This is a predicted structure of a 167-nucleotide RNA (Lysine riboswitch aptamer) from Hoskinsella hominis. Of the family's consensus pairs, 100% are formed in the model. The prediction has a mean pLDDT of 77. The RNAcentral record of the sequence draws on Rfam.
[in-house]
RNA sequence: AAAUUUGAUAGAGGCGCGGAUGCGACUAUAACUUACAGAGCUGGCGAGCGAUUGAUGUAUGUUAACAGCAAAUCUGCCGAACUGUUUUCUUAGGCAUAAGGAAAUGGUGGGCUGAUGGAGAAUAUCCAUUGGACUGUCUGCGAAUACGUAGAUGUGCUAUCUUAUUG
Numbered sequence: 001a002a003a004u005u006u007g008a009u010a011g012a013g014g015c016g017c018g019g020a021u022g023c024g025a026c027u028a029u030a031a032c033u034u035a036c037a038g039a040g041c042u043g044g045c046g047a048g049c050g051a052u053u054g055a056u057g058u059a060u061g062u063u064a065a066c067a068g069c070a071a072a073u074c075u076g077c078c079g080a081a082c083u084g085u086u087u088u089c090u091u092a093g094g095c096a097u098a099a100g101g102a103a104a105u106g107g108u109g110g111g112c113u114g115a116u117g118g119a120g121a122a123u124a125u126c127c128a129u130u131g132g133a134c135u136g137u138c139u140g141c142g143a144a145u146a147c148g149u150a151g152a153u154g155u156g157c158u159a160u161c162u163u164a165u166u167g
Base pairs, nucleotide, nucleotide: 002166003165004164007161008160009159010158011157014078016077017076018075019074020073021072024069031062032061034059035058036057037056040049041048042047044095045094081108082107083106084105085104086103087102088101089100090099091098092097109135110134112132113131114130115129116128117127118126119125136153137152138151139150140149141148142147
């Protein structure tokens, strides 16, 4: 010199990721009107409601607050982030339990899209599994910086500096 290695800083991927505001579109349910039926009904349990002062159901009409979607803008970023499990905390609850936060740990390079299943009022959107083409990075091979092919892939990749070892 070079190789491996430790860490720091900066950076790349692109329909890239998260958060905030919300132009706008859509809709369920509670509640109520009317008609009919109506003695049982609701709930996981405890329990609660109810016989003409009609629980509850069906149909019809009116119809929220919330929740889900979302143009555009702003903002923080490139394990961005999403997701499974466990523990713990908070809130709601009579209990069972549910929702949210944090930590640990596993999975996923990235978005797009088909199918199936689930959530959902939904043709929106989201989640899981699986298929497809596209794309970033690295490696091997092929006359081979550009192209093709095969494989790997975020504990990754690129640049600079740096620790240690071999030399």